Record summary: Model confidence (mean pLDDT): 80 of 100. Predicted 3D model of a 532-nucleotide part of an RNA (large-subunit ribosomal RNA, domain I) from a Thermoplasmatota archaeon. Rfam family: Bacterial large subunit ribosomal RNA. NCBI's taxonomy places the organism under Archaea, Methanobacteriati, Thermoplasmatota. The full RNA is in RNAcentral, with records from ENA.
Context: one part of a larger RNA
RNA sequence: CCACCUGGGGGAUGGCUCGGCUCGGACGCUGAUGAAGGUCGUGCCAAGCUGCGAUAAGCGGCGGGGAGGCGCACGGAGCCAUAGAUCCGCCGAUCACCUAAUGGGACUUCCUGUACCCAUGUACAAUCCCUUAUGGGAUGGGGAACCCCGCGGAGUGAAGCAUCUCAGUAGCGGGAGGAAAAGAAAUCAAUCGAGAUGCCGUGAGUAAUGGCGAACGAAAGCGGCACAGGGCAAACCGAAUCCCCGUGUGAAAACAUGGGGAGAUGUGGUGUUGUGGAUCCCUUUACACCCGCCCGUCCGGACCCUAAUUCCGCUGGAACGCGGAGCCAGAGAGGGUGAAAGCCCCGUUGGGGAACGGCCGAGGGUGAUUUUGGGAUAUCCUGAGUAGCAUGCGUUGGAUAUCGCGUGUGAAAUCGGGAGGUACUAACUUCCAACCCUAAAUACGUUCCGAGACCGAUAGCGCAGUAGUAGCGUGAGCGAAAGCUGAAAAGCACCCUUGACGGGAGUUGAAAAGGUCCUGAAACCAGGUGGU
Numbered sequence: 001c002c003a004c005c006u007g008g009g010g011g012a013u014g015g016c017u018c019g020g021c022u023c024g025g026a027c028g029c030u031g032a033u034g035a036a037g038g039u040c041g042u043g044c045c046a047a048g049c050u051g052c053g054a055u056a057a058g059c060g061g062c063g064g065g066g067a068g069g070c071g072c073a074c075g076g077a078g079c080c081a082u083a084g085a086u087c088c089g090c091c092g093a094u095c096a097c098c099u100a101a102u103g104g105g106a107c108u109u110c111c112u113g114u115a116c117c118c119a120u121g122u123a124c125a126a127u128c129c130c131u132u133a134u135g136g137g138a139u140g141g142g143g144a145a146c147c148c149c150g151c152g153g154a155g156u157g158a159a160g161c162a163u164c165u166c167a168g169u170a171g172c173g174g175g176a177g178g179a180a181a182a183g184a185a186a187u188c189a190a191u192c193g194a195g196a197u198g199c200c201g202u203g204a205g206u207a208a209u210g211g212c213g214a215a216c217g218a219a220a221g222c223g224g225c226a227c228a229g230g231g232c233a234a235a236c237c238g239a240a241u242c243c244c245c246g247u248g249u250g251a252a253a254a255c256a257u258g259g260g261g262a263g264a265u266g267u268g269g270u271g272u273u274g275u276g277g278a279u280c281c282c283u284u285u286a287c288a289c290c291c292g293c294c295c296g297u298c299c300g301g302a303c304c305c306u307a308a309u310u311c312c313g314c315u316g317g318a319a320c321g322c323g324g325a326g327c328c329a330g331a332g333a334g335g336g337u338g339a340a341a342g343c344c345c346c347g348u349u350g351g352g353g354a355a356c357g358g359c360c361g362a363g364g365g366u367g368a369u370u371u372u373g374g375g376a377u378a379u380c381c382u383g384a385g386u387a388g389c390a391u392g393c394g395u396u397g398g399a400u401a402u403c404g405c406g407u408g409u410g411a412a413a414u415c416g417g418g419a420g421g422u423a424c425u426a427a428c429u430u431c432c433a434a435c436c437c438u439a440a441a442u443a444c445g446u447u448c449c450g451a452g453a454c455c456g457a458u459a460g461c462g463c464a465g466u467a468g469u470a471g472c473g474u475g476a477g478c479g480a481a482a483g484c485u486g487a488a489a490a491g492c493a494c495c496c497u498u499g500a501c502g503g504g505a506g507u508u509g510a511a512a513a514g515g516u517c518c519u520g521a522a523a524c525c526a527g528g529u530g531g532u
Base pairs, nucleotide, nucleotide: 001531002530003529004528005527006526007525008524014518015484016483019455020454021452022451023450024449025448026447027445028444029142030141037098038097039096040053041052042051044076045075048072049071059092060091061090062089063088064087068080069079070078103112104111105110113124114123115122116121126139127138128137129136130135146177147175148174149173150172151171157164161211187194188193198225199224200223201222202221209215229437230436231435232383236269237268240267241262242261243260244259245258246257247256248255249254276381277380278379279376280375281374282373287367288366289365290364291363295361296360298358299357300356303352304351305350309325310341311324312323313322314321326343327342328332334346335345336344388409389408390407391406392405393404394403416432417431418430419429420428471478472477491517495504496503497502
């Protein structure tokens, strides 16, 4: 030096999985009745996590359950429990301090008032609304993503760069909800017709825009999902109306009654659209909404019941294996049990289910002298600094022909008005702006459940362990590593040795698997044997 062997070292590989990922379904707001989130406490011993709040791993009630229990956490001590604990569901009580934080003031979660006689305790922020005697009500903050509105970049691309692009994106601000937004044609279409909105597919990378460069980019129509329509202003009537407080009935909705107020600058009724409405005449019908005591059906619901071998033999530490003999099945999904179990356990299958919560019905109440259709047409009504025009910006595919904003100007009144991608004229077609509301189909996933030709500890979320922890950074912020003894702790008594660790011997176990302990690869290290 090489080879092999025996070990050490190391933690790959295999197996496992209380975690993750994705899809589907369910469900979806919260807060001055003080939230979300924190700080500090709280245990017999208590550092962390979890729970809880000076009633502090808990208190009360109702229901379930049935033998053990005092969280993770297996120790010591001491307790509780068939007079039913622990535990599970529901409803309550308590709930320090900070925080929208709200008596005042601070901020390293602290300090300090006034009134009600003191203490306990209660009240005392601001803004807005109703009232004004005072009282009553609302708002504020939070929420993973989704939604609407406002403000709004740059890197980049254009092979440079300025219009353009990136992009109305990122970011910032405001607001709402379980969805939001949009929405019942002054819409499209084209001489045929359609009939609110949204979403998906197509139309289509088409029409169009574009230093016509880079690039950007619809709509109608068609096929689907889901479907739903309503209310005002005005004409006409003219207080027929509504609100607050008190009393009474009632479960409530509501009704009755007394007082006060709103309201003629119009409460209420009617009416709501282009084959209209008011007005006049005739005709016709039983609908819509609100409440939730008792009663009924159904749903959720802690939980309850639910079949059939622990038969014989063998191996083994152990039978769930093998051989033999049986049984159940609306149950042979799955998991556990000392190896691989339909019949051992939990379940599965099929049924049942209180409180409490929910849907619907019955019941109660309101609209109310209600609803539909037809005819007549003399009269009346139908949203103004609006429509339109000019101009300057932004925006858009919108080009002369998108939408919006600023400035100026500014109509019409049924013989009316808008649109039909330049303007004007005529005809034709179509609709009725300048008021409001509207479920579903759609988006998202904080959360729960189910599933997987998804991962299996350098993977899968950053996190399968005290993980947004330890650590780093002045800070915004960055951000890990770390899973596995065994069936059962049976976790090695006693003895020898050592300062101790450890070693020996011994013991438990199927096996030392002996505590970063399953398996235990390679690098690397040592010893031994052989070769050179």